[in-house]
The RNA shown here (Fluoride riboswitch aptamer (crcB RNA motif)) has 78 nucleotides and comes from a Verrucomicrobiota bacterium.
RNA sequence: GGUUUGCAAGGCAAUGGAGUUUGCCUUCUGUCGCUGCUACGACGGAAAACCGCGUGAGCUAAUGACUCCUUUCUACAA
Numbered sequence: 001g002g003u004u005u006g007c008a009a010g011g012c013a014a015u016g017g018a019g020u021u022u023g024c025c026u027u028c029u030g031u032c033g034c035u036g037c038u039a040c041g042a043c044g045g046a047a048a049a050c051c052g053c054g055u056g057a058g059c060u061a062a063u064g065a066c067u068c069c070u071u072u073c074u075a076c077a078a
Base pairs, nucleotide, nucleotide: 009026010025011024012023013022016069017068018067019066020065021064027046028045029044030043031042032041033040052059053058
């Protein structure tokens, strides 16, 4: 320096929020804090995962999955 694995943490999974869980991504860089360097922590930026279907008109869906709440639509009952 490279690759792989494990742990922790963060992010993502076509319309909102929360919990649990599954899968996927996890590199680079700047500023600040720490006496200097390293390490560590915080914040910012970029990248990755990610961004439904149809030639078109248009169509399905608040979940990746389960549960709850909320928005909207339809039917029935009080």